[in-house]
RNA sequence: UUUUGUCAAAGGCAAACUCGUUGCGAAACGAGGACGCAAAGCUAUGGGUCUCAUUGGAAGACUGCCAAGCUGCCAAA
Numbered sequence: 001u002u003u004u005g006u007c008a009a010a011g012g013c014a015a016a017c018u019c020g021u022u023g024c025g026a027a028a029c030g031a032g033g034a035c036g037c038a039a040a041g042c043u044a045u046g047g048g049u050c051u052c053a054u055u056g057g058a059a060g061a062c063u064g065c066c067a068a069g070c071u072g073c074c075a076a077a
Stems, first nucleotide, its partner, number of pairs: 002077004012037002017032006035064001041070003045067003048062004
């Protein structure tokens, strides 16, 4: 550097649901909670899904839907 995630260790994230706050809403944030995750780290770039005071994309939400880009821990080969 590349590939892989069978074993070990150290750690990390946190679905549903509940409570509180914000928002028209999708959702977000905080606390609790763990279904899962080796990029479940970051970026709405392409596709996709979702929202509606404005039904339209020229507005929004989602990266824990799939790609792409950037970065990265441990182990093995």